[in-house]
């Protein structure tokens, strides 16, 4: 230098192909329960979907450019 894959909640990830209210598990917070805890039950999503721009009534999703990480080729 070229190619491929990835970036979404505190963590691990789904959702993207086929645009239409941002989700799961774990963790965390509140309440109940307990003498106090653990466990359990009920409730709560805490988010600039890596960044900039474009298309569209509408973009995590489509298009263009860029950044970072991993792998491969040279």
């Nucleotide at each position: 230098g070229g190619g491929c894959a990835g970036a979404u909640a505190g963590c691990u990830c789904a959702g993207c192909c086929u645009g239409g209210u941002a989700g799961a598990g774990c963790a965390c917070c509140g309440c109940a329960u307990u003498g106090a805890a653990a466990a359990u039950g009920c409730g709560g999503g805490u988010g600039u979907c890596c960044c900039c721009g474009g298309u569209u009534c509408a973009a995590a999703u489509c298009c263009g450019g860029g950044u970072c990480u991993g792998c491969c080729c040279a």
Molecule: transfer RNA
Organism: Phycisphaerales bacterium